[in-house]
Context: one part of a larger RNA
Molecule: large-subunit ribosomal RNA, domain IV
Organism: Prasinoderma coloniale
RNA sequence: CCAUGGUUAAGGAACUCGGCAAACUAACUCCGUACGUUCGCAAGAAGGAGGGCUUCACUUCAAUCAGUGAAGUCGCAGAAAAUUGUGGCCGGGGACUGGUUAUUAAAACCACAGGUCUCUGCAAAGUCGAAGGACGAAGUAUAGGGACUGACGUGUGCCCAAUGCCCGUCGUUGUACAGGACCGGUAACUGCCGGGAAUCGAAAACCGGGCCAAUGGCUGCUGUAUCACUGACAGUACUAAGGUAGCGAAAUUCCUUGUCGCAUAAGUAGCGACCCGCAUGAAUCACGUCACCACCGGCCAGCUGUCUCAACCAUGGACUCG
Numbered sequence: 001c002c003a004u005g006g007u008u009a010a011g012g013a014a015c016u017c018g019g020c021a022a023a024c025u026a027a028c029u030c031c032g033u034a035c036g037u038u039c040g041c042a043a044g045a046a047g048g049a050g051g052g053c054u055u056c057a058c059u060u061c062a063a064u065c066a067g068u069g070a071a072g073u074c075g076c077a078g079a080a081a082a083u084u085g086u087g088g089c090c091g092g093g094g095a096c097u098g099g100u101u102a103u104u105a106a107a108a109c110c111a112c113a114g115g116u117c118u119c120u121g122c123a124a125a126g127u128c129g130a131a132g133g134a135c136g137a138a139g140u141a142u143a144g145g146g147a148c149u150g151a152c153g154u155g156u157g158c159c160c161a162a163u164g165c166c167c168g169u170c171g172u173u174g175u176a177c178a179g180g181a182c183c184g185g186u187a188a189c190u191g192c193c194g195g196g197a198a199u200c201g202a203a204a205a206c207c208g209g210g211c212c213a214a215u216g217g218c219u220g221c222u223g224u225a226u227c228a229c230u231g232a233c234a235g236u237a238c239u240a241a242g243g244u245a246g247c248g249a250a251a252u253u254c255c256u257u258g259u260c261g262c263a264u265a266a267g268u269a270g271c272g273a274c275c276c277g278c279a280u281g282a283a284u285c286a287c288g289u290c291a292c293c294a295c296c297g298g299c300c301a302g303c304u305g306u307c308u309c310a311a312c313c314a315u316g317g318a319c320u321c322g
Base pairs, nucleotide, nucleotide: 001317002316003315004314005313006312007311008310010308011307014306019303028050029049030048031047036041038151052073053072054071055070056069057068058067059066074078086301087300088299089298090297091296092295093293094292098110099109114149115148116147117146118145119144120143126135127134128133152288153287154286155285157218158217159216162215163214164211165210166209167208168207171206172205173204178199182195183194184193185192186191219237220236221235222234223233246280247277258274259273260272261271262270
């Protein structure tokens, strides 16, 4: 010096990306316990108190044990060792239990109950196989397959022009087959060979409708109120329709450390607001939300060698000698 343990004056997060690590707490009995809430929880909330042994009395009992009370007594310490929760507040995300990168990631990812759409009438749809055949299912639309969303609560706006799907099918285009006007070759003699227009003609496309919890999309520019500002209002252009309710510097905000407030002596962080949303927005769900979380951010109390600032001890290495 390294590793693993142990102790430390005064201070107590000043350390650091970050309290990482360590420390505090701890089992049991009794008291006591807020906001919120889906009334189940939250909750071991928080916060307090007690403790060994001996004797006696009472309660219970056949007796002990146990319980209540009193007196005494020992130790540094009575849950005498070991095992053995730090707590609280605010916010983001995901409802939850569960699953995941065997060997750097456990998460906000996946799944989930619930919701919606869609296909499927049974020899089902769908899937595997070359086939026989099998699964679906010894099931039958309260069933089975597929897609999206993801408890619960409140909601889920406008657009069918594009893409997609479904329905329709008069007409137009449209394959092979059919058809054979007509043309050419040959000169077999009424043939053979080659070409070939009209016409006929399925799916499909065009065409006509429907469907957005289908893929998706959801504008500009001017003017205007008796200071100024703003613009309920008006005009104009384009569009399939011009973003509704909500939420909003957000896991989304470039400018940006936006502005204001809270908190700090001091806060690019955090929380609450504002709303010129560069580039939010409604099942690629929107916004809330109790409980839950080895999730993420911020704060407070306690606690500490994380630090001011380092010291000593133990064990094992390194190192020196052999």